[in-house]
RNA sequence: GGAUCCUUAGCUCAGUUGGUUAGAGCAGCAGACUCAUAAUCUGCGGGUCGUUGGUUCGAUCCCAACAGGAUCCA
Numbered sequence: 001g002g003a004u005c006c007u008u009a010g011c012u013c014a015g016u017u018g019g020u021u022a023g024a025g026c027a028g029c030a031g032a033c034u035c036a037u038a039a040u041c042u043g044c045g046g047g048u049c050g051u052u053g054g055u056u057c058g059a060u061c062c063c064a065a066c067a068g069g070a071u072c073c074a
Base pairs, nucleotide, nucleotide: 001073002072003071004070005069006068007067010026011025012024013023019057028044029043030042031041032040050066051065052064053063054062
């Protein structure tokens, strides 16, 4: 330098052949239980869906550029 893939909550990841509300597990916080802790149960908070632009009535989803990461080729 070239090719392919990935980027969604603190972490690991779902979700999309565009449609009205963005989710799970773990972690965190609060409560219940307990003499107490752990475990268990219940509830709560946490996201500009990497950035910018485009297409569209409407974008996490489609397109482009850029940024970061992984693998391969040279």